[in-house]
Context: one part of a larger RNA
């Protein structure tokens, strides 16, 4: 100390629990969600047409309510897992961008006209064992597309003034070309959610510098996109990022290159301090997702539970061809000295959709398991004899265990059983009220909601009643005597014991230490 083993083991409370094979993984859960954007489908009710005496069938059209097939929006780039890889602007610390992005939130200014269109889903054929797929018609939208409008932005030409090291910044004149979408409540009026185009912001995020950051010199030279310049290309931006010319540079004993080795840090552990080790849990940052490798979507990804190609390895398959990826949460093998439940909830924080109800959330709150680890309480308290009995030891007188039991009194933690019963809950949303514009927002009362859990807490019953071990005793180092043992059996951190009187082996009584723990072994300081 994230430990592991041996022995023992009564309760609680916080905390922590694959350090080994970034091994392979059966099975379930981990991401959706909006019907207040839209097409379709389901139910029920009303209503209109056609056949029919009826029953009832065939079609319309409206309402409600509900569906997530499907289009379309948002998420899904968070959260959560791991430490391979990485010696590097990856981390940290201070900095810069006159070199940059930023969805959703916040203030603010300006708009939201007016038209095309295409395609899921659904229908008709087809094709496959499946995974899944072709063909033809239809049709909606906050899907897509072009025109209109342009405060402002953004190119192009000038113009004035500030400031700077580079060249930003402000104002201004002409020109070009670039936007948009609805739903929802209401009889309206008007609301309310949204949608475009600026400007600021917050939070977030790229980029670049200076400094610092582990061993080896038995690793001395490295280097061709190498270094730097012209011009292009690519990016949100800088930049040899990248490509095409051109020069011949650039690093290097203050340590390049090479090779080991490791994710860094806040911070842990030690220590009086400087220091030295370590970097599990939590918190930031990185990087990684079956191995390479590439890109598409999107504000954000080169994306753990997305997609393509490769490769290894597992299923399936009618042999044509298909399907996967726990380093998420449990759980299995297997490794290993060793590390946990296929648990319960969305009550409670947080998060994602939603106008809300709410829906999903193995984040998260809780609960099992394990003295793994810290701390807290217990396993009894006072009295009790020159001192029972066992035990042991002896000089046989006695001596120790030892007030230790017994015996009195007494108490009831914890457990045990029986009642009682919690805060965490307060919102959301209804209801009444108060303000307000008979509206929204607010505010004040009421009702609802809790997994944990009938658990904390409390009362009450009954009774010492259910609750100790483990380690040592030769010095170091606190604790001594017998008997066995006879260089045997054994002990051992060192020193070193045992060969017939061993405080050192083994057992006993004793004592000493620690105490639900004691040991040992490992690892650090």
């Nucleotide at each position: 100390c994230g430990a592991a083993c041996g022995c023992u083991g009564g309760c609680g409370g916080c905390g922590u629990g694959c350090c080994u094979a970034a091994c392979a993984c059966a099975u379930g859960c981990a991401a959706g969600u909006c019907g207040a954007a839209c097409g379709g489908g389901g139910u029920c009710c009303g209503u209109g047409g056609g056949g029919g005496c009826a029953a009832c069938u065939c079609u319309g059209c409206g309402g409600a309510c509900u569906u997530a097939c499907g289009u379309g929006g948002c998420g899904a780039a968070c959260g959560g897992g791991u430490g391979a890889g990485u010696a590097a602007c990856g981390c940290g610390u201070g900095g810069g961008c006159a070199a940059c992005c930023u969805g959703c939130c916040c203030g603010u200014g300006a708009g939201u006209g007016g038209g095309g269109a295409a395609u899921a889903a659904c229908c008709c054929c087809g094709g496959g064992a499946a995974a899944c797929u072709g063909g033809g018609g239809c049709u909606a939208a906050u899907u897509c597309c072009a025109c209109a409008u342009a405060c402002a932005g953004u190119c192009c030409c000038g113009a004035u003034g500030g400031c700077g090291c580079a060249g930003c910044c402000a104002u201004u004149g002409g020109g070009a070309a670039c936007a948009a979408a609805g739903c929802c409540c209401g009889c309206a009026a008007g609301g309310g959610c949204g949608c475009u185009c600026g400007c600021g912001g917050a939070g977030g995020g790229g980029c670049c510098c200076g400094c610092g950051u582990c061993c080896g010199a038995u690793c001395a030279g490295c280097u061709a996109g190498u270094u730097g310049g012209u011009g292009g290309g690519g990016u949100a931006a800088c930049g040899g990022c990248u490509c095409a010319c051109c020069a011949a540079g650039g690093c290097g004993g203050a340590g390049a290159c090479c090779g080991g080795u490791a994710g860094c840090c806040g911070a842990c552990c030690u220590g009086a301090g400087a220091g030295g080790g370590u970097g599990a849990c939590c918190g930031g940052c990185c990087a990684c997702a079956c191995u390479g490798g590439g890109a598409c979507u999107g504000a954000g990804a080169c994306a753990c539970g997305g997609c393509c190609c490769a490769g290894a390895c597992u299923c399936c398959u009618a042999c044509g061809g298909g399907a996967g990826g726990c380093a998420g949460c449990a759980g299995u093998g297997a490794g290993g000295a060793a590390u946990a439940u296929u648990g319960c909830g969305c009550a409670a924080u947080g998060g994602g959709g939603g106008a809300a109800a709410c829906c999903c959330u193995g984040a998260c709150g809780c609960a099992g398991c394990g003295a793994c680890g810290c701390c807290g309480c217990g396993u009894g308290g006072a009295g009790g004899a020159c001192g029972a009995a066992g035990c042991c030891c002896u000089u046989c007188g006695g001596g120790g265990u030892g007030u230790a039991a017994a015996c009195u009194c007494c108490u009831u933690u914890c457990g045990a059983c029986g009642g009682g019963g919690a805060c965490g809950a307060a919102c959301a949303u209804c209801c009444c009220g108060a303000u307000g514009c008979u509206g929204a927002a607010u505010c004040g009362g009421g009702a609802c909601u809790g997994a944990c859990g009938g658990u904390a807490c409390c009362c009450g019953u009954a009774g010492a009643a259910g609750a100790a071990g483990c380690c040592c005793c030769g010095g170091c180092u606190a604790a001594c005597u017998a008997c066995g043992u006879g260089c045997c059996a054994g002990c051992a951190g060192c020193c070193g014991c045992g060969g017939u009187a061993a405080u050192a082996c083994g057992u006993a009584g004793g004592g000493g230490g620690c105490g639900a723990g004691c040991g040992u072994u490992g690892c650090u300081c």
A computed fold for a 525-nucleotide part of an RNA from an uncultured bacterium, annotated as small-subunit ribosomal RNA, 5' domain. The RNAcentral record of the full RNA draws on Greengenes.